The RNA shown here (transfer RNA) has 74 nucleotides and comes from a Patescibacteria group bacterium.

[in-house]
RNA sequence: GCGCGCUUAGCUCAGUUGGUUAGAGCGUCUCAUUGACGUUGAGAAGGUCGGGGAUUCGAAUUCCUCAGCGCGCA
Numbered sequence: 001g002c003g004c005g006c007u008u009a010g011c012u013c014a015g016u017u018g019g020u021u022a023g024a025g026c027g028u029c030u031c032a033u034u035g036a037c038g039u040u041g042a043g044a045a046g047g048u049c050g051g052g053g054a055u056u057c058g059a060a061u062u063c064c065u066c067a068g069c070g071c072g073c074a
Stems, first nucleotide, its partner, number of pairs: 001073007010026004019057001028044005050066005
């Protein structure tokens, strides 16, 4: 330099051929339970879906571009 893949909650990841509210587990906080901690149960907070632009009535999803990470080729 060329090609391919990945980037979504604090962490690990799902997300169907573009459709109505963006989710799970772990973690955090609150309440209940306990003498207390833990366990268990109930609930809550936390995301401009890596940045920017485009297409569309509608984009995490399609296209372009930039950045970061990984793999392969030269």
Lineage of the source: Bacteria > Bacteria candidate phyla.
The prediction has a mean pLDDT of 81.
Its Rfam family is "tRNA". Its family is annotated with triplet codon-amino acid adaptor activity in the Gene Ontology.
RNAcentral records the identical sequence in 3 taxa.